[in-house]
Context: one part of a larger RNA
RNA sequence: CGUUGAAACUUGAAGAAGGCUGUCCCUAGUACGAGAGGACCGGGACGGACGUACCUCUGGUGUGCCAGUUGUUCCGCCAGGAGCAUUGCUGGUUGGCUACGUACGGGAGGGAUAACCGCUGAAAGCAUCUAAGCGGGAAGCCUGUUUUGAGAUGAGGUUUCUUAGGCGCCCAGGAGAUGACUGGGUUGAUAGGCCAGAUCUGGAAGCAUCGUAAGGUGUGGAGGUGACUGGUACUAAUCCGCCGUUG
Numbered sequence: 001c002g003u004u005g006a007a008a009c010u011u012g013a014a015g016a017a018g019g020c021u022g023u024c025c026c027u028a029g030u031a032c033g034a035g036a037g038g039a040c041c042g043g044g045a046c047g048g049a050c051g052u053a054c055c056u057c058u059g060g061u062g063u064g065c066c067a068g069u070u071g072u073u074c075c076g077c078c079a080g081g082a083g084c085a086u087u088g089c090u091g092g093u094u095g096g097c098u099a100c101g102u103a104c105g106g107g108a109g110g111g112a113u114a115a116c117c118g119c120u121g122a123a124a125g126c127a128u129c130u131a132a133g134c135g136g137g138a139a140g141c142c143u144g145u146u147u148u149g150a151g152a153u154g155a156g157g158u159u160u161c162u163u164a165g166g167c168g169c170c171c172a173g174g175a176g177a178u179g180a181c182u183g184g185g186u187u188g189a190u191a192g193g194c195c196a197g198a199u200c201u202g203g204a205a206g207c208a209u210c211g212u213a214a215g216g217u218g219u220g221g222a223g224g225u226g227a228c229u230g231g232u233a234c235u236a237a238u239c240c241g242c243c244g245u246u247g
Stems, first nucleotide, its partner, number of pairs: 001151001005161006014148004020048007032037001050105005058099004065092005070085006109143003116136004165243004169185005190236003193232005200224002206219005
């Protein structure tokens, strides 16, 4: 830009993906075979590699979460803290993201076939799967499964609406390089703050007490706590503008 308004939901032309494989057990030490050995068919269990999704569990990460600790500078000193030293180092760790974690997949079925195996059967009184005709037959082909998908210019369909609908602008994230997408914009819980909870850390400071002291104990599962859950208009989404079939 087109599909001669818009929104929502769809059909599926045509593409893409997937299609792997092992060991063991039963049938059965059966059929077969002198024995040694040892099946087809059918059923089941457990794996490898690969792929998709996810974070309940187990781990990883976790640079403005918590604690411990070294050196040094500073807050006048003590106590308590802050800065710097790779996040100073060390031990843990929420959300998120992840694999080493979890779940699932390859199919069954149907159709047409290849090599090949057949039935009936002449040419050629026989024979012959083939010449007419009719069957079987593969991880392969067409489906079946997942997915993109009406620029499928052959531009499809249904429902609803008709100043309808959309955009700008702003607050955001399950989205994201930017656009886009999704949610919200005071008739508001969209984000921040605050409150409550969860989670994590692991026993704050001060005071009291015990000890000469380092330190211990009590107050007290204390104090602190990023992303998590719920609530609450305190803050910010104010105001407003533009496009737009018809008429």
Molecule: large-subunit ribosomal RNA, domain VI
Organism: Corynebacterium hadale